[in-house]
Context: one part of a larger RNA
RNA sequence: AGCACAGGGCGGAUGCCUUGGCACUAAGAGCCGAUGAAAGACGCGACAAGCUGCGAAAAGCUGCGGGGAGGGGCAAAUGCCCGACGAUCCGCAGGUGUCUGAAUGGGGAAACCCACAUGAGAGGCCCUCAUGUAUCCAUGCGCCAACACAUAACGCAUGGAGGGGAACCCGGCGAACUGAAACAUCUAAGUAGCCGGAGGAAGAGAAAGAAACGUCGAUUCCGCAAGUAGCGGCGAGCGAACGCGGAGGAGCCCAAACCGGGAUGCGAGCAUCCCGGGGUUAGGACCGCAUGACUGAUCCGACGAGCCUAGCGGAAUGGCUUUGGGAAAGCCAGCCGGAGAGGGUGAAAGCCCCGUAGGCGAAAGGCGAGUCGGCAGGGCGGGAUCCAGAGUACAUCGAGACACGUGGAACCUUGAUGGAAGAGGCGGGGACCACCCCGCAAGGCUAAACACUCCUUAGUGACCGAUAGCGCAGAGUACUGUGAAGGAAAGGUGAAAAGAACCCCGGGAGGGGAGUGAAAGAGAACCUGAAACCCUGUGUUU
Numbered sequence: 001a002g003c004a005c006a007g008g009g010c011g012g013a014u015g016c017c018u019u020g021g022c023a024c025u026a027a028g029a030g031c032c033g034a035u036g037a038a039a040g041a042c043g044c045g046a047c048a049a050g051c052u053g054c055g056a057a058a059a060g061c062u063g064c065g066g067g068g069a070g071g072g073g074c075a076a077a078u079g080c081c082c083g084a085c086g087a088u089c090c091g092c093a094g095g096u097g098u099c100u101g102a103a104u105g106g107g108g109a110a111a112c113c114c115a116c117a118u119g120a121g122a123g124g125c126c127c128u129c130a131u132g133u134a135u136c137c138a139u140g141c142g143c144c145a146a147c148a149c150a151u152a153a154c155g156c157a158u159g160g161a162g163g164g165g166a167a168c169c170c171g172g173c174g175a176a177c178u179g180a181a182a183c184a185u186c187u188a189a190g191u192a193g194c195c196g197g198a199g200g201a202a203g204a205g206a207a208a209g210a211a212a213c214g215u216c217g218a219u220u221c222c223g224c225a226a227g228u229a230g231c232g233g234c235g236a237g238c239g240a241a242c243g244c245g246g247a248g249g250a251g252c253c254c255a256a257a258c259c260g261g262g263a264u265g266c267g268a269g270c271a272u273c274c275c276g277g278g279g280u281u282a283g284g285a286c287c288g289c290a291u292g293a294c295u296g297a298u299c300c301g302a303c304g305a306g307c308c309u310a311g312c313g314g315a316a317u318g319g320c321u322u323u324g325g326g327a328a329a330g331c332c333a334g335c336c337g338g339a340g341a342g343g344g345u346g347a348a349a350g351c352c353c354c355g356u357a358g359g360c361g362a363a364a365g366g367c368g369a370g371u372c373g374g375c376a377g378g379g380c381g382g383g384a385u386c387c388a389g390a391g392u393a394c395a396u397c398g399a400g401a402c403a404c405g406u407g408g409a410a411c412c413u414u415g416a417u418g419g420a421a422g423a424g425g426c427g428g429g430g431a432c433c434a435c436c437c438c439g440c441a442a443g444g445c446u447a448a449a450c451a452c453u454c455c456u457u458a459g460u461g462a463c464c465g466a467u468a469g470c471g472c473a474g475a476g477u478a479c480u481g482u483g484a485a486g487g488a489a490a491g492g493u494g495a496a497a498a499g500a501a502c503c504c505c506g507g508g509a510g511g512g513g514a515g516u517g518a519a520a521g522a523g524a525a526c527c528u529g530a531a532a533c534c535c536u537g538u539g540u541u542u
Stems, first nucleotide, its partner, number of pairs: 001541009015527001016492002020464002022461007029453002031164002039100003042055003046078001050074002061094006070082003105114003115133007135161008168199001169197005179186001183233001209216002220247005230238002251445003254389001258277008283387003286382004294377003299374005306367004311360002317333004322329001334351002336340001342354003394418007404430001425440005479486002499526001502513004
C1' cells in the first nucleotide's frame, strides 16, 4: 500500500412530514388618486436589531356592535402594568395621519432647503401654530394696449384634469428572426415592442343592411356551414360569407321644416346667431279630429325582501390487573347520526377538543331584486306646399383595409385634384348597363349575452413535497453590477425544554460521569442518516 471483515468519522442521499406553492371551480369585487393615491423615507416599544402594526394623538385614540377571561403582536425571559366599572380580541363608523412621491408656494442631488399672505397665541419685532399660495382646461366675471370702438394680453371666482393599476379592451406607430427547405412578392404579423386613452368590462349596435323573386329585420358571442367558396412567386401559406342551430334580447335622442322669445351688425329692412317649443322615417312640418288607455333599458327621491361585512348555538362513551412512555390501538359493553367532511389531542378518536349537518344573529356600513312617486314618451286622417345632415356622395390619381397579393375588383377608409342631386331624389344588390328588389349616407346615445383576474371568500386535485412546487415554506432579501438590471442558498430535537443542576479533564473547544426523557446511537453541528471520501482494529498479500 492492496483486499476482506468489523467498528467509527465525515457527508446529507433516501423515507416520512408540511407552515409553502401550482392548477382550477363557484361566487364576490373589479378600480385607487389634489378629501393627496400606488410606492416609500424616517420615526413610534420599559429594554427594541429585523418583520408586523401604527404616525409626534405613533404595536395605538373615540363611538357603536360582537365576545366573556385573561391580556400587553412575531417572541422567550425580566420588570412594570391593564382586565367582570368587561380588558386583550373581532366587525362597522370616525379621529389622528411627520416627510417624500402626480407632489401642486419656490427650489432640489426624492424623503431636504428657502419663502410669502392671512388668522390665532395678551403678540409691534422675533417665535410657535393653523390655513392658503403650482400648471392647464372649461364656464362666468373684472380690467385693459398698439388703435377710435373693440380685441389680444392680464387678473379673479367656481368646477374639472394631472399620477398609479396584473391581465383584459380601443386607437396611433410598427419590426426582425422564422417559413417559403436559398430569396425579393408573400409569410411570420398588424404579432413583439413603443405611445395615447377608457372601463369594470371595452369595442360594436338600431340598416343608404343581408338576400334573391321567398323573404329576414340592431349589435355581440358560441356551434355548424368549412378548411368549403375563394386568395396565393396558384409556392409556402392565407382563408370567408349566405344560411341553419343556440346564448342574449331594447330600443332611443338630435339637426331641419314650423311656432315663440332674445342678441349682434350704429338700424324699422335684411342677414346671422342663441334660447324654448316642435320633430326623428310603420317620416315629419302644415291642416282637420281626438286628448286618454298605455309605455319607459337609462335618470332623481322614498321605502325595501334578501345578501355581505363580527358572531351564537350545535347530538353521542365508558370500562380494562391487555400492550405501551403515552391509547385514539386491542378486548368488553354502549350511544349519536339532517353531524362517519376535515384538523388536533403523547400512536390509529363519529361520541375528548376545534369543527361538521341542520338552525339562529347586526347598533353601524355596503350591495340590493322589487314597489311607489317624480320625470319623460304617447293617437287617427288629409295630401297642395315646406323639411329630412355638402366641400358630403361621386369621379380621377396614390394608398390602406376587406379571406380577396390590381385582379373583371365591387363594397369600406382617405392623402391630392375636381365636384353633385334634393324624395319626381339618392345609395346598394362583387366591373358595367337595363329591368326588378332592398335601403335612406354624409349627427349622436344604448343594457344583456362575449374578454380578463392584481384582489376577497368558499372549495377541489390519478398537482409538487424542500435540487420538487412560485425566484422566495418568505426574499426580490444576502450578494453582483456605475446603471438598466441580475439574483441565490437556507425546512424537521422532543409528546412536553423536561434544552443536561452538580462533579471531573481542559485556557477554551470538546469530552467523561451524574441527571431528564420511551429513546441522548433524539443533545441543540439535534428525525431517518445511503454513497463517494477518511480513520482504527483484526486477518491476509506484496

Predicted 3D model of a 542-nucleotide part of an RNA (large-subunit ribosomal RNA, domain I) from a mouse gut metagenome. The coordinates come from a structure-prediction model, not an experiment, and the mean pLDDT is 83. It matches the Rfam family "Bacterial large subunit ribosomal RNA". Rfam links the family to the GO terms ribosome and structural constituent of ribosome.